[in-house]
RNA sequence: AGAGUUGGCCGGGCGACGGCCUCGGUGAAAACCGGGGAGGAAAGUCCGGGCUUCGUAGGGCGAGGCGCCUCGAUAAUCGAGGGCGGAGCGAUCCGACGGAAAGUGCAACAGAAACAAACCGCCACCCGGCAACGGGGGGUAAGGGUGAAAUAGUGAGGUAAGAGCUCACUCCGCUUCCGUGGCAACACGGACGGGUGCAAACCCCGCCUGAAGCAAGGCCUAAUAGGAAAGGGAUGACGCUGCCCGCUGACCUUUCGGGUUGGCCGCUUAGACAGAUCGUCGCACAAACACAGAACCCGGCUUACAGGCCAGCUCUCACC
RNA sequence: CGGGGCGUGGCGCAGUAUGGUUAGCGCGCUACCAUGGGGUGGUAGAGGUCCCCGGUUCGAGUCCGGGCGCCCCGACCA
Numbered sequence: 001a002g003a004g005u006u007g008g009c010c011g012g013g014c015g016a017c018g019g020c021c022u023c024g025g026u027g028a029a030a031a032c033c034g035g036g037g038a039g040g041a042a043a044g045u046c047c048g049g050g051c052u053u054c055g056u057a058g059g060g061c062g063a064g065g066c067g068c069c070u071c072g073a074u075a076a077u078c079g080a081g082g083g084c085g086g087a088g089c090g091a092u093c094c095g096a097c098g099g100a101a102a103g104u105g106c107a108a109c110a111g112a113a114a115c116a117a118a119c120c121g122c123c124a125c126c127c128g129g130c131a132a133c134g135g136g137g138g139g140u141a142a143g144g145g146u147g148a149a150a151u152a153g154u155g156a157g158g159u160a161a162g163a164g165c166u167c168a169c170u171c172c173g174c175u176u177c178c179g180u181g182g183c184a185a186c187a188c189g190g191a192c193g194g195g196u197g198c199a200a201a202c203c204c205c206g207c208c209u210g211a212a213g214c215a216a217g218g219c220c221u222a223a224u225a226g227g228a229a230a231g232g233g234a235u236g237a238c239g240c241u242g243c244c245c246g247c248u249g250a251c252c253u254u255u256c257g258g259g260u261u262g263g264c265c266g267c268u269u270a271g272a273c274a275g276a277u278c279g280u281c282g283c284a285c286a287a288a289c290a291c292a293g294a295a296c297c298c299g300g301c302u303u304a305c306a307g308g309c310c311a312g313c314u315c316u317c318a319c320c
Numbered sequence: 321c322g323g324g325g326c327g328u329g330g331c332g333c334a335g336u337a338u339g340g341u342u343a344g345c346g347c348g349c350u351a352c353c354a355u356g357g358g359g360u361g362g363u364a365g366a367g368g369u370c371c372c373c374g375g376u377u378c379g380a381g382u383c384c385g386g387g388c389g390c391c392c393c394g395a396c397c398a
Base pairs, nucleotide, nucleotide: 001316002315003314004313005312006311007310008309009308010307013283014282015281016280017279018278020037021036022035023034024033025032026031039291043302044301046300047299048298049297050296051213052212053211054210058245059244060243061242063209064208065207066206067205068082069081070080071079072078083097084095085094086093087092098204099203103202104201105198106197107196119144120143121140122139123138125136126135127134128133152170153169154168155167156166157165173192176191177190178189179188180187181186217265218264219263220262227256228255229254230253231252232251239247258397259396260395321394322393323392324391325390326389327388330347331346332345333344340378349365350364351363352362353361354360371387372386373385374384375383
């Protein structure tokens, strides 16, 4: 100098004039004075917590979610650190990362065969033949061919030919075992055993989960007709909102019709009437421009984002 | 604000549960035939990023995650 990578931050400042919402003060009122007034995501609503209502307790099944380990937090599918696997020369990044040796299922097309297999090939044997070779019933997954995948890989032994058939090294370690290190995941060494993939297929294992949501819900003050019809209900409705048992014990559902369209709390040092939080000009400046607008609150994740700032690290080239 | 559903040719819909080779159906569209012409009928044909992006898988319209768009429902009887 170039290329790259990681973490954090800003995303406007000052002044003048004018305007909006809200709170407080003064004032009879008009108005005036003073304080406060969007975000890093306020968004998506993907998780979780607070809060509120619903049960007389409880049990079983089902359903759903999560899934390496430790720690943290009220909690979470979050965060930090670590382990393992993968990508990169590297800094660093990525990972839905329990189990395919419980069982079931699927693997289209092609191919003989998709966990069990003989199409071609190879091999000895038997029969025929002088022989080449032909036929027969067998053996064989080393080679060819098909396929995304042929079922661990390499070498040696072995054999008629072959084969984890045996051995060495490598790979795997499953709900196995032993030793060493580590809190653990795991690593290393050994024993023993195993071999296709798919669990974002059913499933198995472990852990977790009651439901609904601020239009929850509470208070005050009104109005109307606490009306009508149909259906269900003591052979048990409604109820903790999938089913069953159990408990309770008389109402419930739909449609039509009628009435209200109010106030306060929940609700916030922004706080609503689902509605304010801004505009113009000037200055410095390279420029003032991106995504976007609170609605009960909080934590996290994800997604969107012009431009700019700071710090750490890596690689390459050049020079000293 | 909260809750739920949908997205497949131009339009209306199947297919997604149980992933499979080239995604179908009706109407519409185009060409030709029959007619003097139209309607109508017949024959043939075109037309699809399965809303978008990523992942799992040999393989995704279908399974999983994220995003975008559209639609529906919900006030109270104090």
Molecule: RNase P RNA; transfer RNA
Organism: Fimbriimonadales bacterium